Predicted 3D model of RNase P RNA and transfer RNA as a complex of 478 nucleotides. Rfam match: Bacterial RNase P class A. Rfam links the family to the GO terms dimeric ribonuclease P complex, ribonuclease P activity and tRNA processing. Rfam classes the family as a ribozyme. Model confidence (mean pLDDT): 76 of 100.

RNA sequence: CUGUGAACUGGCGAUCGCGCCGAGGGGCCCGCGAGGGAUGCUCUCGGCGAGGAAAGUCCGAGCACGACAGGACACGGUGGUGGGUAACACCCACCGGGCCGGUUGCGGCCCAGGGACAGUGCCACAGAAAACAAACCGCCAACGGGCCAGCGUUCGCGCUGGCAGCUGGUAAGGGUGAAACGGUGCGGUAAGAGCGCACCGCUCGGCCGGUGACGACCGAGGCAGGGCAAACCCCACCGCGUGCAAGCGCAAACAGCCCUAGCCAGCCUCGCUGGCAACCGCGGUCCGCGGCGAACGGGCGGGUAGCGUGCUUGAGGCGGACGGCAACGGACGCCCCAGAGAAAUGAUCGCCGGGGAGUCGACUCCGUCGACUCCCACGGAACUCGGCUUAUGUUCACAGCAAC
RNA sequence: GGCCCCAUCGUCUAGUCGGUCCAGGACACCGGCUUUUCAAGCCGGCAACAGGGGUUCGAAUCCCCUUGGGGUCA
Numbered sequence: 001c002u003g004u005g006a007a008c009u010g011g012c013g014a015u016c017g018c019g020c021c022g023a024g025g026g027g028c029c030c031g032c033g034a035g036g037g038a039u040g041c042u043c044u045c046g047g048c049g050a051g052g053a054a055a056g057u058c059c060g061a062g063c064a065c066g067a068c069a070g071g072a073c074a075c076g077g078u079g080g081u082g083g084g085u086a087a088c089a090c091c092c093a094c095c096g097g098g099c100c101g102g103u104u105g106c107g108g109c110c111c112a113g114g115g116a117c118a119g120u121g122c123c124a125c126a127g128a129a130a131a132c133a134a135a136c137c138g139c140c141a142a143c144g145g146g147c148c149a150g151c152g153u154u155c156g157c158g159c160u161g162g163c164a165g166c167u168g169g170u171a172a173g174g175g176u177g178a179a180a181c182g183g184u185g186c187g188g189u190a191a192g193a194g195c196g197c198a199c200c201g202c203u204c205g206g207c208c209g210g211u212g213a214c215g216a217c218c219g220a221g222g223c224a225g226g227g228c229a230a231a232c233c234c235c236a237c238c239g240c241g242u243g244c245a246a247g248c249g250c251a252a253a254c255a256g257c258c259c260u261a262g263c264c265a266g267c268c269u270c271g272c273u274g275g276c277a278a279c280c281g282c283g284g285u286c287c288g289c290g291g292c293g294a295a296c297g298g299g300c301g302g303g304u305a306g307c308g309u310g311c312u313u314g315a316g317g318c319g320g321a322c323g324g325c326a327a328c329g330g331a332c333g334c335c336c337c338a339g340a341g342a343a344a345u346g347a348u349c350g351c352c353g354g355g356g357a358g359u360c361g362a363c364u365c366c367g368u369c370g371a372c373u374c375c376c377a378c379g380g381a382a383c384u385c386g387g388c389u390u391a392u393g394u395u396c397a398c399a400g401c402a403a404c
Numbered sequence: 405g406g407c408c409c410c411a412u413c414g415u416c417u418a419g420u421c422g423g424u425c426c427a428g429g430a431c432a433c434c435g436g437c438u439u440u441u442c443a444a445g446c447c448g449g450c451a452a453c454a455g456g457g458g459u460u461c462g463a464a465u466c467c468c469c470u471u472g473g474g475g476u477c478a
Base pairs, nucleotide, nucleotide: 001400002399003398004397005396006395007394008393010352011351012350013349014348015347016346018049019048020047021046022045023044024043025042026041028037029036030035051378055389056388058387059386060385061384062383063243064242065241066240075239076238077237078236079235080094081093082092083091084090095113096111097110098109099108100107101106114234115233119232120231121228122227123226136174137173138170139169140168141167143165146163147162148161149160150159151158152157182200183199184198185197186196187195201223202221203220204219205218206217208215209214247309248308249307250306256300257299258298259297262276263275264274265273266272267271279291280290281289282288316335317334318333319332322329323328354376355375356374357373358372359371360370361369362368363367405477406476407475408474409473410472411471414431415430416429417428423461433449434448435447436446437445454470455469456468457467458466
């Protein structure tokens, strides 16, 4: 320095201040009073008061409402095996593969790790050819006529060699590419080729071990079709939708609807005014007095502002043993640990302590010690949990590398 | 607090079911030509896939994480 794992998020005290809850006091509003009310103000006392990520909102749940017979389609997600869990794309163990180190027993790290003979699609450029294989150069064989050269000649032609052509065989070699239809070697062949053989790889079968992924061994087969599914897709499994601004309860003001006059008189006659009665209050009765009527009263429905609830006791935390390789589990004991609703958890000072930087001084001048000054990571709950990811300070343990 | 979408030269944009794209166009900027000079015109140039990682032979495009911006719900 890198990787993995773990722990903490300076401590104590003083002063001032903030949020919630409980107790008490004062003040406020209604009422003559007794008393009642509050979602508002203030004081005192007591208790509690951010995180490892509260973050991103990427997964999985609880909870709530809506929808829903069952099944299918569509859509989305996951993908080795076994286990853990309420559940998961998370965690643990193992298998397989890749990379690195190495003392070749092994160790560390990483893997979205089902299916490429179900089907479709893509593989640019280069290259002969990019996928039922085919054949550009090349290699080999046969063929008949043509051309050229050489030799022989009885001048009719014959023989040999080469060039191009055509037909057939071949895929070893050439070169391209990310990728070229098993690899290396020997034999073999006209030239070649799993054509044959040995080793390695591959496929299939049997048997054994393992819960399983898979592995070991034996036998057979010359080999039988490249990659991409974080392309469409197929298979298996899972998944209803929306989210605490979910939802439930109480309920101002304004608007809406409904209900409330018996008699007489007057008038400006859909109505208004006055008087009386009825009704209510003054503890009962009478008299008397006061109140009372078209709304400033009573009621209804929905439910706005607002208030309450959901709300924090929960798959909760801590501890030492037990079971398990581990993740984790079942018991036991102890504890209660923010619940605000636009948002509180802060500031200053002193002492002690940690790290970093700078200045000065002393000494045994790489350096050590002392004094002074400055700085202290990421970041903040908002219904609640389990994970993942990202940001970040210090310390410890282990492993590896580099330097001295 | 919940949910959804977007990001390409200085600006506006094309490309976003992978390949001839070391990314095209317009305006702007710079240089040259033309002109007495400027403008206009012509020619040439500079200049970008928000950042990181993965899949793949190959990524602006597909997948994941982060950053920034926008919209919507009482």